[in-house]
RNA sequence: GGGACGGUAGCUCAGUUGGUUAGAGCGCUGCCCUGUCACGGCAGAGAUCGCGGGUCCGAGUCCCGUCCGUCCCG
Numbered sequence: 001g002g003g004a005c006g007g008u009a010g011c012u013c014a015g016u017u018g019g020u021u022a023g024a025g026c027g028c029u030g031c032c033c034u035g036u037c038a039c040g041g042c043a044g045a046g047a048u049c050g051c052g053g054g055u056c057c058g059a060g061u062c063c064c065g066u067c068c069g070u071c072c073c074g
Base pairs, nucleotide, nucleotide: 001073002072003071004070005069006068007067010026011025012024013023019057028044029043030042031041032040050066051065052064053063054062
C1' cells in the first nucleotide's frame, strides 16, 4: 500500500427486508427482605449507534469519506 471483518449503555453483546419506545445480561442507584452482609424481590438512571457528509417521508441498518482495532495479502 491492497483486502476482509469489527466499533451500539461502565463491561460483554443482540438488533431480521430501512419502519413507528434502541434492547438483553452483568454492573450502578434507591427501596423491600435480613440483627448485618450476601442471596432474593421491586423500581430507576444510563448509549441520538466511532466521527463527518449523502440518499430517503423515514438510517444503528444503504452509499461516500475518514479514524481506531483484529486478521490476511504484498